Predicted 3D model of a 97-nucleotide RNA (SAM-I/IV (S-adenosyl methionine) riboswitch aptamer) from a marine eukaryotic metagenome.

[in-house]
Formats: sequence, structure tokens, C1' cells
RNA sequence: ACAUUAAGAGAGGUCCAUUAAUGGGCCCGGCAACCUAGGACGGACACCCAAGGUGCUUCCCAGAAAUGGGGAUGUGGUAUGAAAGUACAAGUAAUUG
Repeated sequence: ACAUUAAGAGAGGUCCAUUAAUGGGCCCGGCAACCUAGGACGGACACCCAAGGUGCUUCCCAGAAAUGGGGAUGUGGUAUGAAAGUACAAGUAAUUG
């Protein structure tokens, strides 16, 4: 800077901090297509897909509402390299328009 913040998903276990409310770490589970990979080939868009990288598991304030503001998340990962770049891993899950 751009996009999203509609819906969705745990009164779980454990540890730490706190007088408490509550907040945080880890484990297990669940949700979700933001990025990567896959859906015969190249491009665009849409859609499918939770494998890889994140994230979330139900934000706050104002307003009658529309909406606005704040906060939050994403705009792949690992190794190597000063950088450019190079190399590596990614599921019969889906196998489309």
C1' cells in the first nucleotide's frame, strides 16, 4: 500500500501471571481459501481442495441505520547467498467452469 474483518469453529487438558475478572504459553480438537502447491498444457477470472505457510476458534468504540474510526489478520515456507538468484518439501483431498 492492497484485501479481509459476513458466516464458521472447544464451557477440552495443562502450565504461567494476576486478589479476582482476566490475559498468555504449550498439547489435543475444530473452523476458514489470505499466500504456496494440486485440479492435463500457457494466460485471465471463478470454483474445488485444509497438503505446505499463516490465521482464527467468535474484537472494541460511535451511530436508529447506512456506515465510520480503532484494533487484528494475510500478501507462502525452509536451506544457502551481501544481493540477484539457486536448491528443497508440500495429501488419491479435489480431480471443475
Rfam family: SAM-I/IV (S-adenosyl methionine) riboswitch aptamer. Clan: SAM clan. The family has 417 seed sequences and 567 matches in Rfam 15.1. Its mean pLDDT, the model's own confidence on a scale to 100, is 79.